Predicted 3D model of RNase P RNA and transfer RNA as a complex of 495 nucleotides. Rfam match: Bacterial RNase P class A. Rfam classes the family as a ribozyme.

[in-house]
RNA sequence: GACGCCGCUCGGGUGAUCGCCCGCUUUGCGCCACGGCGCGGCGGGAGGAAAGUCCGAGCUCCACAGAGCACGAUGCCGGGUAACGCCCGGUGGCGGAAACGCCGAGGAGAGUGCCACAGAGAAGAAGACCGCCGCCCAGCCAUCUCGGUGGCUCGUCGGUAAGGGUGAAAAGGCGGGGUAAGAGCCCACCGCGUCCGCGGUAACGCGGGCGGCACGGCAAACCCCAUCGGGAGCAAGGCCGCGUAGGCAGGCGCGCCGCAGCACCGGUUCUCCGGCGCUGUCGGCGAAGGGUGGCUCGCCCGAGUCUGCGGGUAGGCCGCACGAGGCGGCGGGUGACCGCCGUCCCAGAGGAAUGAUCGCCUCCGCGUUCCGGGGUGACCCUGACGCGAGACAGAACUCGGCUUACAGAGCGACGUCGACC
RNA sequence: GCGCCACUAGCUCAGCUGGAUAGAGCGUUGGCCUCCGGAGCCAAAGGUCAGUGGUUCGAAUCCACUGUGGCGCG
Numbered sequence: 001g002a003c004g005c006c007g008c009u010c011g012g013g014u015g016a017u018c019g020c021c022c023g024c025u026u027u028g029c030g031c032c033a034c035g036g037c038g039c040g041g042c043g044g045g046a047g048g049a050a051a052g053u054c055c056g057a058g059c060u061c062c063a064c065a066g067a068g069c070a071c072g073a074u075g076c077c078g079g080g081u082a083a084c085g086c087c088c089g090g091u092g093g094c095g096g097a098a099a100c101g102c103c104g105a106g107g108a109g110a111g112u113g114c115c116a117c118a119g120a121g122a123a124g125a126a127g128a129c130c131g132c133c134g135c136c137c138a139g140c141c142a143u144c145u146c147g148g149u150g151g152c153u154c155g156u157c158g159g160u161a162a163g164g165g166u167g168a169a170a171a172g173g174c175g176g177g178g179u180a181a182g183a184g185c186c187c188a189c190c191g192c193g194u195c196c197g198c199g200g201u202a203a204c205g206c207g208g209g210c211g212g213c214a215c216g217g218c219a220a221a222c223c224c225c226a227u228c229g230g231g232a233g234c235a236a237g238g239c240c241g242c243g244u245a246g247g248c249a250g251g252c253g254c255g256c257c258g259c260a261g262c263a264c265c266g267g268u269u270c271u272c273c274g275g276c277g278c279u280g281u282c283g284g285c286g287a288a289g290g291g292u293g294g295c296u297c298g299c300c301c302g303a304g305u306c307u308g309c310g311g312g313u314a315g316g317c318c319g320c321a322c323g324a325g326g327c328g329g330c331g332g333g334u335g336a337c338c339g340c341c342g343u344c345c346c347a348g349a350g351g352a353a354u355g356a357u358c359g360c361c362u363c364c365g366c367g368u369u370c371c372g373g374g375g376u377g378a379c380c381c382u383g384a385c386g387c388g389a390g391a392c393a394g395a396a397c398u399c400g401g402c403u404u405a406c407a408g409a410g411c412g413a414c415g416u417c418g419a420c421c
Numbered sequence: 422g423c424g425c426c427a428c429u430a431g432c433u434c435a436g437c438u439g440g441a442u443a444g445a446g447c448g449u450u451g452g453c454c455u456c457c458g459g460a461g462c463c464a465a466a467g468g469u470c471a472g473u474g475g476u477u478c479g480a481a482u483c484c485a486c487u488g489u490g491g492c493g494c495g
Base pairs, nucleotide, nucleotide: 001417002416003415004414006412007411008410009409010408012361013360014359015358016357017356018355020045021044022043023042024041025040028039029038030037031036047392051403052402054401055400056399057398058397059233060232061231062230066297067296068295069294071229072228073227074226075225076090077089078088079087080086091105092103093102094101095100106224107223111222112221113218114217115216129164130163131160132159133158134157136155138153139152140151141150142149143148172190173189175187176186177185191213192211193210194209195208196207197206198205199204237318238317239316240315247309248308249307250306251305252304255285256284257283258282259280260279261278262277264275265274266273267272289301290300291299325344326343327342328341329340330339331338332337364388365387366386367385368384369383372381373380374379422494423493424492425491426490427489428488431447432446433445434444440478449465450464451463452462453461471487472486473485474484475483
């Protein structure tokens, strides 16, 4: 220098003028119905993704968040974290020459299901189409000691999973032995399974023994196993104010016991007992229904409650920005991250404010060109001038991630190749 | 804010319990018929199955993300 690979940062700067939103304005001004309003002054004012809403939480209400079933999510191991489906480190597999990248990576020896077409055979250790081999029959040829022997062809029966062929996949691979031909039939190596030892927290790795292969693939097919998950969402939720009057229709329910008071009846007796009825800001149990938006149980509320229609309100305040917060330093850790110290306060309003113009600078592209430098030259470098471009996108309760969009600029580490020192 | 659905030819739809060369109707184009047109008959063209990646031997179909459009509730 070229090509590549990984990580991080920024995402225009500055000045003037004109505007927008929020807060303060007791110590500015004016108006005033004394509540405030207008002008002015001061301070603050979008992002790396504010986005998609795909995950995880905080917060709030329902019960303090319970049990079972269903449903959903996750899925190698260890760690980080408030938590996660995120991140870090490792293991295994795949890709790359390398730096490095990618992986939804539990179970197919629990069960069910599927494996089209092609092919003889596609899952029950299956399957003979061609081929190979053996016996027999027939025919032909050769030989000939005329009885046979050998070869070829057709057919029947049988053996065979070496070879061909089909397919994504053909029931371990390859080599040797063996055999009529073959075959884990036997052997070595590899693969697989299992046992043991060693290393590692573990996933797993390494080594050795045994097994002769018994175990095809698919779980982003059903499913099994393990772990996790209660529901709703700032229109959560709380307070104030205003208004509507307890409207209409329908469903379900309004029970029992105790206590107290009052009235009555009976017994007994002058204080009680028993029965019955009514009433209750009383207590307990039960219960429709609700909380509860999968179902059942449980828990809580409970005499009213639910559904629909109709009527009214269309206002204010809090929640609401000091937080798992930013920046800097030191320390621990390979790292994600954690701890300590210092320092800073940084939009929050209502369907919603941060913009526009001009000058200069920076950066990118194109064009023109004086001087200077390089080159034989076309031309290149530097400079000047002119023109043009500057993205994706806008906070709405708040965080942690993921994903997606993005003109460009800068920094750092690494790999390969080439040249020079 | 929360939840759900769809995307296949110019248009409207099938196919989506994985196994096609992706079909149908209307429309378009050409031919036949007719004096001409329509109707009718015959034939043809027309598709990145919204996009990207993955699972699988194999994806329109299964999964993830993205885009666009639509619906419901408060």